[in-house]
RNA sequence: AUUGACCCAUACGGGAGCCCGUCAGGGCUGAGAGGGCGGCACCGCUGCCGCCGACCGUUUGAACCUGAUCCGGGUCAUGCCGGCGCAGGGAGGUUUAGUGACCAG
Numbered sequence: 001a002u003u004g005a006c007c008c009a010u011a012c013g014g015g016a017g018c019c020c021g022u023c024a025g026g027g028c029u030g031a032g033a034g035g036g037c038g039g040c041a042c043c044g045c046u047g048c049c050g051c052c053g054a055c056c057g058u059u060u061g062a063a064c065c066u067g068a069u070c071c072g073g074g075u076c077a078u079g080c081c082g083g084c085g086c087a088g089g090g091a092g093g094u095u096u097a098g099u100g101a102c103c104a105g
Stems, first nucleotide, its partner, number of pairs: 001099005007093002011058004017028004035052007064089003070083004
């Protein structure tokens, strides 16, 4: 490093965009378009962080990230659609046993 077994952990990973608005809300795509609580900055119909929740994904891995302020098409607008894409990444830990590589004696 890897494989198996066992055990532990309320398992682990992830995103939340765009348009209109009389600020009530409405519309688009989507599985989901930041729902609840708390905190910080702070006053901007704001941003960030933590926990919980919904949803999706977990190596048989297009969940999601990077490339990317990318390319083509379309839209009021947007990863809205397609390409990019047999591109690069991508999802916990303990113990034990096996295997492999390397280093030291």
This is a predicted structure of a 105-nucleotide RNA (TPP riboswitch aptamer (THI element)) from an Actinomycetota bacterium. Rfam family: TPP riboswitch aptamer (THI element). Its family is annotated with thiamine pyrophosphate binding in the Gene Ontology.